[in-house]
C1' cells in the first nucleotide's frame, strides 16, 4: 500500500432508522440492616450551554466534520485512532 472488524455515559458492553440520553453489568454516593463492617436489598448516578430566586425545566452530544431523511449512535462519505489479516 490493500482487505476486514471496531470507537456509546467513570469502566465493561448491548442496541443497526421512530420517546434510545440509551439496557444490563462493574464502580461510585445516598439509604436500610448491624455494636461495626461485610453480604443482601432499596434508591441515584455522564458532559457542556440556556431559562428560573428555588424545586424544576429545554436544547445539544454516541471518536470527528459533512451528507440523506419527517426522524440517525444505526444509512452514505471524508478524516483520525485502536485491533487483526494480506503484501
Nucleotide at each position: 500500500g490493500g482487505a476486514g472488524a471496531g470507537g456509546u455515559g467513570g469502566c465493561a458492553g448491548a442496541g443497526u432508522g421512530g420517546u434510545c440520553g440509551a439496557a444490563u453489568g462493574c464502580g461510585u454516593c445516598g439509604g436500610u440492616c448491624u455494636c461495626g463492617a461485610a453480604a443482601a436489598c432499596c434508591g441515584a448516578u455522564a458532559u457542556g450551554c440556556c431559562c428560573g430566586c428555588a424545586a424544576g425545566g429545554g436544547c445539544a452530544u454516541c471518536g470527528a466534520g459533512g451528507g440523506u431523511u419527517c426522524g440517525a449512535a444505526u444509512c452514505c462519505c471524508u478524516c483520525c485512532c485502536u485491533c487483526u489479516c494480506c503484501g